[in-house]
Context: one part of a larger RNA
RNA sequence: UGACGGGGGCCCGCACAAGCGGUGGAGCAUGUGGUUUAAUUCGACGCAACGCGAAGAACCUUACCAGGGAUUGACAUCCCCUGACUGCCUGUGAAAGCAGGAGUUACCCUUUUAGGGUACAGGAAGACAGGUGGUGCAUGGUUGUCGUCAGCUCGUGUCGUGAGAUGUUGGGUUAAGUCCCGCAACGAGCGCAACCCCUACGAAUAGUUGCCAGCGCGUAAAGGCGGGCACUCUAUUUGAACUGCCGUUGACAAAACGGAGGAAGGUGGGGAUGACGUCAAAUCAUCAUGCCCCUUAUACCCUGGGCUACACACGUGCUACAAUGGUGCGUACAGAGGGCGGCGACACCGCGAGGUGGAGCGAAUCCCACAAAGCGCAUCACAGUUCGGAUUGCAGGCUGCAACUCGCCUGCAUGAAGUCGGAAUCGCUAGUAAUCGCAGGUCAGCAUACUUCUAUGAAUACGUUCCCGGGGGUUAUACA
Repeated sequence: UGACGGGGGCCCGCACAAGCGGUGGAGCAUGUGGUUUAAUUCGACGCAACGCGAAGAACCUUACCAGGGAUUGACAUCCCCUGACUGCCUGUGAAAGCAGGAGUUACCCUUUUAGGGUACAGGAAGACAGGUGGUGCAUGGUUGUCGUCAGCUCGUGUCGUGAGAUGUUGGGUUAAGUCCCGCAACGAGCGCAACCCCUACGAAUAGUUGCCAGCGCGUAAAGGCGGGCACUCUAUUUGAACUGCCGUUGACAAAACGGAGGAAGGUGGGGAUGACGUCAAAUCAUCAUGCCCCUUAUACCCUGGGCUACACACGUGCUACAAUGGUGCGUACAGAGGGCGGCGACACCGCGAGGUGGAGCGAAUCCCACAAAGCGCAUCACAGUUCGGAUUGCAGGCUGCAACUCGCCUGCAUGAAGUCGGAAUCGCUAGUAAUCGCAGGUCAGCAUACUUCUAUGAAUACGUUCCCGGGGGUUAUACA
């Protein structure tokens, strides 16, 4: 100087407390461990691995296993020879391929032949290719984490023999090393804040595909039509908030508290943004890369299987256990997205999943697309039930060469556990939690996951004694 203390003091955080809802019990989904297996490919392991890489394993993917093949190779460059190639037919085979047959003769230069070149294919020999093989403790790059915590440093000066100190400590204050005051310090840098995006209010410009106040037409109804750009909205510019104003407190400071005006008030609400560093943290399987290793195989092609196994254990979720509910009928209101190998209105067929035809739309125009919880009426009457839907049987639909291993959906039947969950443990402070649905990416097909979006919409916070994590100063020293 650090680090540590079940030392003391100050401060902060859904850290506790105050509340609301969960997990832990059940069934199922999914990931992991373990076990099994020919293989169940590999990685990730306290927080910070375990719905994680994987924004989607039937084949492919695929890296694993079994079997069948091939060895200058599936891919790249170079040399030589031959020929355009692709494609077609036959046999064999699970396919990859192997064997054979018919047939074809590209482009450019050159007056033409001969010849040369380019591209592609076949053959031959090697140089070489190839490796999701090893090492993340050889590395780059990228990422997690403490932590969006308020810290981390430097120059000059001064002090100290020196390691170092000072500045950065102190008194206040702040979300903040934020600002003020003081001070052997004076300044500066990386962080904080601001500048960026979305959102909340207004103005200007613009008026179609958006809108409809007034006028006319029109309808069962409807911006449906003429017309208009007021309004909503859209999307560009701009204004507005700065403790600016008033009062009180304060050290005449910084600031705090209250108030006015205002759409908004003290960082308005969200996002992006992650200092010096820590963990030899993660990744050689995104990629790149040193060294090591394989080279008729640890490289390559194909078929089938596996990654989907199942006594069990754990994590994360979904659905429930019901009456604030289930079921039936009727009825209302979004936002944000996506669409041409696409979204598909509408009509007809089907109980339905869906099928047939197919308008419109590369979309403020058309479509996905009826939002659901809600509201109204009816029924059920507290039961393992008209709760719950697992499991299983049969019959179907869709995608796709192909749904047996191993997809999703529909109809009929079946109707398991489960009556609110031990010890323990998690999230959340406001348009939040909780509840409700919609959309998107991935994607042929496959969503309870992920990422968004709106709808309905709470309770509680006395406070900082305690648990956990963090910041500053101080003190002790088994440690470096």

Model confidence (mean pLDDT): 84 of 100. A computed fold for a 480-nucleotide part of an RNA from an uncultured low G+C Gram-positive bacterium, annotated as small-subunit ribosomal RNA, 3' major domain.